[in-house]
RNA sequence: GCCUGGAUAGCUCAGCCGGCAGAGCACGUCCUUGGUAAGGACGAGGCCGCGGGUUCGAUUCCCACUCCAGGCU
Repeated sequence: GCCUGGAUAGCUCAGCCGGCAGAGCACGUCCUUGGUAAGGACGAGGCCGCGGGUUCGAUUCCCACUCCAGGCU
């Protein structure tokens, strides 16, 4: 230098054939127990790496850039 995959909640990851963004763990409140653990209910937490383009509308499609992982030279 080129190619491929990835970047979404505190962490691990879905969603990516376009239409107001989800799960598990963790966190807070409560229920259950004699008390814990386990279990259950509810809640908080995100403008989807960044900048443009297409579109009525973009996490999703296209382009450039940044970062991470792997491969080729």